[in-house]
RNA sequence: GGAGGCAUAGCUCAGUUGGUUAGAGUACAUGCUUGACAUGCAUGGGGUCGAUGAUUCGAGUUCAUCUGUCUCCA
Numbered sequence: 001g002g003a004g005g006c007a008u009a010g011c012u013c014a015g016u017u018g019g020u021u022a023g024a025g026u027a028c029a030u031g032c033u034u035g036a037c038a039u040g041c042a043u044g045g046g047g048u049c050g051a052u053g054a055u056u057c058g059a060g061u062u063c064a065u066c067u068g069u070c071u072c073c074a
Stems, first nucleotide, its partner, number of pairs: 001073007010026004019057001028044005050066005
C1' cells in the first nucleotide's frame, strides 16, 4: 500500500425480509427468605446501537466516508 471481519447495557452476546416499547445472560441496587452469609424469589436502574452524512413514510438492519480493533496479501 491492497483486501476482508468486527463495533448494540459495566462484561459476554442475540436482534428474522427495514415496520412502530431495543432484548437475553451476568453484574449492580432494593425488598422477601437466614441468627448471619451464600443460594433462591420478586422488583428496579442502566443504551439513543463506534462517529458523521445519505436513501426511505420508516434504519440497530441498506449505502458512502471516517475512527478503533483483528486477520490475510504485498
The RNA shown here (transfer RNA) has 74 nucleotides and comes from an uncultured Clostridia bacterium. Model confidence (mean pLDDT): 82 of 100. Its Rfam family is "tRNA". It is annotated as a transfer RNA.